Bacterial RNase P class A from a Steroidobacteraceae bacterium, 384 nucleotides, folded computationally. It is recorded under the gene name rnpB. Model confidence (mean pLDDT): 75 of 100. Its Rfam family is "Bacterial RNase P class A". The family's RNA type in Rfam is ribozyme. From the family's description: Ribonuclease P (RNase P) is a ubiquitous endoribonuclease, found in archaea, bacteria and eukarya as well as chloroplasts and mitochondria. The RNAcentral record of the sequence draws on ENA. Taxonomically the source falls in Steroidobacteraceae (Bacteria, Pseudomonadati, Pseudomonadota, Steroidobacterales).
RNA sequence: GGAGUCGGCCAGACAAUCGCUGCGCUUGAGUGCGUGGAGGAAAGUCCGGGCUCCAUGGGCAAGGUGCCAGGUAACGCCUGGGGGGCGCGAGCCCACGGAAAGUGCAACAGAAAGCAAACCGCCUGCCUCACCUUCGCUGGUGAGGUCGGUAAGGGUGAAAUGGUGCGGUAAGAGCGCACCGCGCCGGUGGUAACACUCGGCGGCACGGCAAACCCCACCCGGAGCAAGACCAAAUAGGGGAGCAAGCGGCCCGGUUCUUAUGGAGCUGGGCCGUCCGCGUGGCCCGCGCGUGCUCCCGGGUAGGUCGCUUGAGGUGCGCGGUGACGCGUAUCCCAGAUGAAUGAUUGUCCGCGACAGAACCCGGCUUAUCGGCCGACUCCCACU
Numbered sequence: 001g002g003a004g005u006c007g008g009c010c011a012g013a014c015a016a017u018c019g020c021u022g023c024g025c026u027u028g029a030g031u032g033c034g035u036g037g038a039g040g041a042a043a044g045u046c047c048g049g050g051c052u053c054c055a056u057g058g059g060c061a062a063g064g065u066g067c068c069a070g071g072u073a074a075c076g077c078c079u080g081g082g083g084g085g086c087g088c089g090a091g092c093c094c095a096c097g098g099a100a101a102g103u104g105c106a107a108c109a110g111a112a113a114g115c116a117a118a119c120c121g122c123c124u125g126c127c128u129c130a131c132c133u134u135c136g137c138u139g140g141u142g143a144g145g146u147c148g149g150u151a152a153g154g155g156u157g158a159a160a161u162g163g164u165g166c167g168g169u170a171a172g173a174g175c176g177c178a179c180c181g182c183g184c185c186g187g188u189g190g191u192a193a194c195a196c197u198c199g200g201c202g203g204c205a206c207g208g209c210a211a212a213c214c215c216c217a218c219c220c221g222g223a224g225c226a227a228g229a230c231c232a233a234a235u236a237g238g239g240g241a242g243c244a245a246g247c248g249g250c251c252c253g254g255u256u257c258u259u260a261u262g263g264a265g266c267u268g269g270g271c272c273g274u275c276c277g278c279g280u281g282g283c284c285c286g287c288g289c290g291u292g293c294u295c296c297c298g299g300g301u302a303g304g305u306c307g308c309u310u311g312a313g314g315u316g317c318g319c320g321g322u323g324a325c326g327c328g329u330a331u332c333c334c335a336g337a338u339g340a341a342u343g344a345u346u347g348u349c350c351g352c353g354a355c356a357g358a359a360c361c362c363g364g365c366u367u368a369u370c371g372g373c374c375g376a377c378u379c380c381c382a383c384u
Base pairs, nucleotide, nucleotide: 001380002379003378004377005376006375007374008373009372010371012349013348014347015346016345017344018343020037021036022035023034024033025032039355043366044365046364047363048362049361050360051224052223053222054221057285058284059283060282063219064218065217066216067081068080069079070078071077082096083094084093085092086091097215098214102213103212104209105208119154120153121150122149123148125146126145127144128143129142130141131140132139162180163179164178165177166176167175181204182202183201184200185199186198187196188195189194228306229305230304231303238297239296240295241294242293243292246274247273248272249271250270251269252268253267254266255265256264257263258262276290277289278288279287313332314331315330316329317328318327319326320325
């Protein structure tokens, strides 16, 4: 000097005039004064919660997560570590439990892509032919055919049923051996995942895919501020259709009939059982409530207040921790609109203004993005 990686901060600035809005004080009166007023993502509505309401007892199904240890209110997030991959490196990425529980998938090529398999080839035996040799189809070589053996060599493919070497064999093959790889057991280190130029046993379970079904472990009620609560006002607690609305037993009362106890019918209430319906995702059991559910027509209201911003809050300092973060202390209040508030004009500067506007709140993730500043680290080149 160049090229990178990681982390943090800012998000046009200043002045004047007019305008908007929350809160507080003030005034006859938004009259006046003071003070506050959109983001790093406010976005996506993807996760986790707080809060409100319904339910609240269990199970199944559905759904979510998936190495280990921590952090956190919690998480699918964050931190550190292990393993795998990428990069010369600083660093970055991982949908990272299980393939000896089962089922399934892989185009084309290839003999064959999961319980196999032989296209070319190699070898023994048999048959035929040719050549050489021999006393002699005796011995040997080559070619063709066939039975059998074989998977070392070649071919196909992304991948071919461990690799290299030696021995062995008719030719071969973990067939045997050595080393490596793989599996199991033990030891050492580590909380653990896991690691080990540690030891032993075994010819060896024989590829891939579970972001295929599946198995395993853990988590998991639902709906959502248009939640919900209160006040006020108004109307017709309207009309029609359909479905289900029931049954059995016991007790008490009333009434009618009957000659009285008694019995029968009607009726009201209570209890139990069964059935039906409702109860904030589906199904089953349980529990509670009880006549409800669906459709059509018509009428009234759609106004106001709360929820609504003091929080798992921010910042400074100290301590602990590798870190996420935690503890202590001090200090601060930092938007609450409701057809929807921060806008307009002028002047100057400049980085010439990108992505972009809260709507209950908070912790994350993801996506978009013009630029500016600071720090640490890596690599390359040149000079000293």